This is a predicted structure of a 501-nucleotide part of an RNA (small-subunit ribosomal RNA, 5' domain) from Micropruina sp. The coordinates come from a structure-prediction model, not an experiment, and the mean pLDDT is 82. It was read from a public genome assembly. Its Rfam family is "Bacterial small subunit ribosomal RNA". Rfam links the family to the GO terms ribosome and structural constituent of ribosome. NCBI's taxonomy places the organism under Bacteria, Bacillati, Actinomycetota, Actinomycetes, Micropruina.
Context: one part of a larger RNA
RNA sequence: GGACGAACGCUGGCGGCGUGCUUAACACAUGCAAGUCGAACGGUGACGAAGAGCUUGCUCUUCUGAUCAGUGGCGAACGGGUGAGUAACACGUGAGCAACCUACCCUUGACACUGGGAUAACAGUUGGAAACAGCUGCUAAUACCGGAUACGAACCUCUCAGGCAUCUGAGAGGUUGGAAAGCUCCGACGGUCAAGGAUGGGCUCGCGGCCUAUCAGCUUGUUGGUGAGGUAACGGCUCACCAAGGCGACGACGGGUAGCCGGCCUGAGAGGGCGACCGGCCACACUGGGACUGAGAUACGGCCCAGACUCCUACGGGAGGCAGCAGUGGGGAAUAUUGCGCAAUGGGCGAAAGCCUGACGCAGCAACGCCGCGUGCGGGACGACGGCCUUCGGGUUGUAAACCGCUUUCAGCAGGGACGAAACUGACGGUACCUGCAGAAGAAGCACCGGCUAACUACGUGCCAGCAGCCGCGGUGAUACGUAGGGUGCGAGCGUUGUCC
Numbered sequence: 001g002g003a004c005g006a007a008c009g010c011u012g013g014c015g016g017c018g019u020g021c022u023u024a025a026c027a028c029a030u031g032c033a034a035g036u037c038g039a040a041c042g043g044u045g046a047c048g049a050a051g052a053g054c055u056u057g058c059u060c061u062u063c064u065g066a067u068c069a070g071u072g073g074c075g076a077a078c079g080g081g082u083g084a085g086u087a088a089c090a091c092g093u094g095a096g097c098a099a100c101c102u103a104c105c106c107u108u109g110a111c112a113c114u115g116g117g118a119u120a121a122c123a124g125u126u127g128g129a130a131a132c133a134g135c136u137g138c139u140a141a142u143a144c145c146g147g148a149u150a151c152g153a154a155c156c157u158c159u160c161a162g163g164c165a166u167c168u169g170a171g172a173g174g175u176u177g178g179a180a181a182g183c184u185c186c187g188a189c190g191g192u193c194a195a196g197g198a199u200g201g202g203c204u205c206g207c208g209g210c211c212u213a214u215c216a217g218c219u220u221g222u223u224g225g226u227g228a229g230g231u232a233a234c235g236g237c238u239c240a241c242c243a244a245g246g247c248g249a250c251g252a253c254g255g256g257u258a259g260c261c262g263g264c265c266u267g268a269g270a271g272g273g274c275g276a277c278c279g280g281c282c283a284c285a286c287u288g289g290g291a292c293u294g295a296g297a298u299a300c301g302g303c304c305c306a307g308a309c310u311c312c313u314a315c316g317g318g319a320g321g322c323a324g325c326a327g328u329g330g331g332g333a334a335u336a337u338u339g340c341g342c343a344a345u346g347g348g349c350g351a352a353a354g355c356c357u358g359a360c361g362c363a364g365c366a367a368c369g370c371c372g373c374g375u376g377c378g379g380g381a382c383g384a385c386g387g388c389c390u391u392c393g394g395g396u397u398g399u400a401a402a403c404c405g406c407u408u409u410c411a412g413c414a415g416g417g418a419c420g421a422a423a424c425u426g427a428c429g430g431u432a433c434c435u436g437c438a439g440a441a442g443a444a445g446c447a448c449c450g451g452c453u454a455a456c457u458a459c460g461u462g463c464c465a466g467c468a469g470c471c472g473c474g475g476u477g478a479u480a481c482g483u484a485g486g487g488u489g490c491g492a493g494c495g496u497u498g499u500c501c
Base pairs, nucleotide, nucleotide: 001501002500003499004498006497007496008495009494010493013373014372015371016370017369018368019366020365021331026329027328028327030326031325032324035074036073037072040071041070043068048063049062050061051060052059053058081284082283083282091208092207093206094205095204096203097202100201101200105197106196107195108194109193110192111191113147114146115145116144122137123136124135125134126133127132153176154175155174156173157172158171159170160169161168162167182189210256211255212254217247218246219245222244223243224242225241226240227239228238229237259281260280261279262278263274264273265272266271286307287306288305289304290303309320310319311318312317337363339362340361341360345359346357347356348355349354376406377405378404379403386397387396388395389394410442412437413436414435415434416433420428445490446489447488448487449486450471451470452469456485457484458483459482460481466473467472
C1' cells in the first nucleotide's frame, strides 16, 4: 500500500447492486417450511334440479355431485440448512468396470386370458385420563393371491467368431421357474415382459494437496489361498479351514489440526494466505446404535432401541427434536422481519382445471461493502464585524460573509404511470420512470500538523497531567501534553483495533 462476512469511536443527505451468528453442531415458546390425485376404489353426501306423498311446509324417491376421513398410486431420497466429524479414494484430476444398478422420460418388439380370498373405511362393542389399542360383523379396487400363455429372460450342452486370465457376442437344442389392470367425457391416460437410449448413481485404480520423529516400529480378519455365504456388483465384505504373511526412514503406526475443490485476497511473477457469498462433491440432522419401506435412504420435518434434556399425566403411561424460514433465551466485540406473494423461474401431484411450495421472487432493518449523486453556481472590498496573532505599523481568517444575479440535481408536494405476461393472471407497486410546482431552500464531518509525513503560532501545564507506530516528547520561553486560531489530508465518511499478503 492492498484486502475484509469485520468490530469499536466520532459523524451521517439520497440512490443502485451486493452482503449480514466468523462465537454455543448451546437450548428452544409460537406460526409456517410436502403434498397431491374422485379420470384407481368403497363410503359420506352440502347445494341444486325433477317427481311423489301431502298435515302447504315437512317427508320420501331419482339425478347431479361440493366436501370429508379411509384403501390405493406417485412424491416425500429433490429442494432448503450446517461444517460437528473426516488426513480418507473424502476431494481434485485422469483412467477402468469382461464386476454393476437406474422410478419417472424416449425408441423398438411382444402381450394384457381366466379365477379366488381378504381388509380398512363403516356399524356394534370393550379397555384407557390421554396417546391409542382390542374384539365381532359387512364391503371395493390400478390393494393382495392362484392358474394359463412367453418373442425374449435364467441355467446346461454343442458350433462359430472375438477378446483382456476369469470371459464376451451370434446360432442351434434342452431344462427350470416366473407377467399383467383397469379407468374413460371414446379423444385419451394407464398396465406387463424384453432390448436399446438418456439421466442419475455404485465400485476400483494412477497421480496431487497440512503439521509433528520430544510418535519408530505397527498389524491377527491382520496378508494371501481354497470353499461357502452375502451384495445390484468385485472384494476378508462375512464365515470355516490352510499358509505366515502384510506395512514402514520414499516416514508406517500414533498425536495435533482441518470438510475438499472451482475459486477469493495479495504479489511484476514465483510464491504466500484463505475456502464468507455463488457453483460442484462429501459428511451430518438432540447423542449413540439398528434395520424397515422403496428404483433410490440406512431417510433433517419416517420407524425401533438405549441415553441426556424438556413437556403432559387421572402416576398406570405418554409426547418432543429449528445445523428449514422468521422469531426467543444464552454466549459474544459482533450479525436483520415472528413481513408480502406464488405474478415470474423452478419443483411435487394431477388428463386438466388446479392445489402445495419460508425453494424462489420481492419488500423491511444495518454506511457492513462497492459504485454513483448531492450539500449550489457566477459576481462581490487595496478587504466590514467578530476571532486569532502582533515588532501595535499591521497581518490573517478572506471573495470567505453580507449584498446582487442565476440554477433546481437529490430530497419534498401534485398529476400521469409501466416493462417484467403469448391468453386469464403483477407480490414488487401507485414502485421505476415522465411532467409540473416551490425555494439556496432540508443535507459535513473525521483524523492529523517534531522527524519518518503534507501541514505552525499563542496560551495553559511544569518529568505533573499527559502523548507515543518507531525514534522519542514533558523537570518555566513545549511547532511532540491540553485548548484556541490557522493549516494539511480524505470526505458521507474519517480514524482505531484485529487478521492476511